[in-house]
RNA sequence: AGCCUCGUAGCUCAGUGGUAAGAGGACUUGCCUUGCAAGCAAGAGACCUGGGUUCGAUUCCCAGCGUGGCGA
Numbered sequence: 001a002g003c004c005u006c007g008u009a010g011c012u013c014a015g016u017g018g019u020a021a022g023a024g025g026a027c028u029u030g031c032c033u034u035g036c037a038a039g040c041a042a043g044a045g046a047c048c049u050g051g052g053u054u055c056g057a058u059u060c061c062c063a064g065c066g067u068g069g070c071g072a
Stems, first nucleotide, its partner, number of pairs: 002070003006066002011024003018055001027043005048064005
C1' cells in the first nucleotide's frame, strides 16, 4: 500500500432524515450539616474535517484525518 470497525460533553456510552441531541459519572452553584461526606435542586458542557444527495444531514454517500483490529 490493501480490508474491516469506530469517531457524539473533560471521561464511559445511547440515539435518530425534521420537533428540545440524551444517560451515568465528573465539574460549578444553591439547599441540608457545627463542618465534611451522602442526599435534593439548578446550571454549564458535545455530533472529527471538507464536499455531495435532499426542501431539510449528527444520521445517507464520497474523500481526508485519527483510533483499534486482520493479513502479506
Model confidence (mean pLDDT): 80 of 100.
Predicted 3D model of a 72-nucleotide RNA (transfer RNA) from Callorhinchus milii.
Rfam family: tRNA. By type it is a transfer RNA.
The sequence is in RNAcentral, with records from Rfam.